[in-house]
Context: one part of a larger RNA
Molecule: small-subunit ribosomal RNA, 3' minor domain
Organism: Dolichospermum sp.
RNA sequence: CACCGCCCGUCACACCAUGGAAGUUGGUCACGCCCGAAGUCGUUACCCCAACCGAAAGGGGGGGGAUGCCUAAGGUAGGACUGAUGACUGGGGUGAAGUCGUAACAAGGUAGCCGUACCGGAAGGUGUGGCUGGAUCACCUCCUU
Numbered sequence: 001c002a003c004c005g006c007c008c009g010u011c012a013c014a015c016c017a018u019g020g021a022a023g024u025u026g027g028u029c030a031c032g033c034c035c036g037a038a039g040u041c042g043u044u045a046c047c048c049c050a051a052c053c054g055a056a057a058g059g060g061g062g063g064g065g066a067u068g069c070c071u072a073a074g075g076u077a078g079g080a081c082u083g084a085u086g087a088c089u090g091g092g093g094u095g096a097a098g099u100c101g102u103a104a105c106a107a108g109g110u111a112g113c114c115g116u117a118c119c120g121g122a123a124g125g126u127g128u129g130g131c132u133g134g135a136u137c138a139c140c141u142c143c144u145u
Base pairs, nucleotide, nucleotide: 003108005105008101009100011098013095014094015093016092018090019089020088023085024084025083026082027081028080029079032076033075034074039070041068042067043066044065046064047063048062049061052059053058111132112131113130114129115128116127117126118125119124
């Protein structure tokens, strides 16, 4: 490249990240219950014993066994946080030459915009309240000549 301008949204295509989602699958954390190794510490009417005491019996002490508490690992159930994945689904972004219309920019051809309700393939339309960041015409007030 200056209205043969600019420009909006749906739809179609491609790619990107992302939200929801029946679920699936990991991680971390704490807690309830079950089970409970080794070990310390208790208990012991069972068994055993060289050092000490005793003439002996026995005592003292020690050991074994049994048992209690604590308790690692393990099992189980629910929970919190978090990651990956998930049919399908929602919008978003990007992409020279796709589709439909033409909403906005000039009074953009119904002035536009804001809030709200309803409606519509889509931009949007209508109702209602508000704003001028509206053109044009007329009138009023003020200022200047």